Record summary:
A computed fold for a 98-nucleotide RNA from Chlorobaculum thiosulfatiphilum, annotated as TPP riboswitch aptamer (THI element). Of the family's consensus pairs, 90% are formed in the model. The coordinates come from a structure-prediction model, not an experiment, and the mean pLDDT is 77. Taxonomically the source falls in Chlorobaculum (Bacteria, Chlorobiia, Chlorobiales, Chlorobiaceae).
């Protein structure tokens, strides 16, 4: 110098990619496989000040894969949606007494 944790009301942000098979009126549909919290059965799941919900740079660098926005780095880079209440800890102060 700093000030954290959990639950919740309400209200509010966000993504939904990759592939295989069949089908197709070539726009798609279905049913599988991959990562994930979510890949549209959703009244679902994330995320709400925030160094990561997301989204921009990025048709961008590394690495991996059957293949991706799959993993890393970019990244306390630019942006991004809150206020409130409960409950616990913890710090300072203050007052009282020892």
């Nucleotide at each position: 110098a700093u000030a954290u944790c959990a639950u919740c009301c309400u209200g509010g942000g966000g993504g939904u990619g990759c592939u295989u098979u069949g089908c197709u009126u070539c726009g798609g549909c279905a049913a599988g496989g991959c990562u994930g919290a979510g890949a549209u059965c959703a009244c679902a799941c994330c995320c709400c000040u925030a160094c990561a919900a997301c989204u921009u740079g990025a048709u961008g660098c590394a690495g991996g894969u059957a293949a991706u926005g799959c993993u890393g780095a970019c990244g306390c880079a630019a942006g991004g949606a809150a206020c409130g209440a409960u409950g616990a800890a913890g710090c300072a102060c203050a007052c009282a007494c020892u």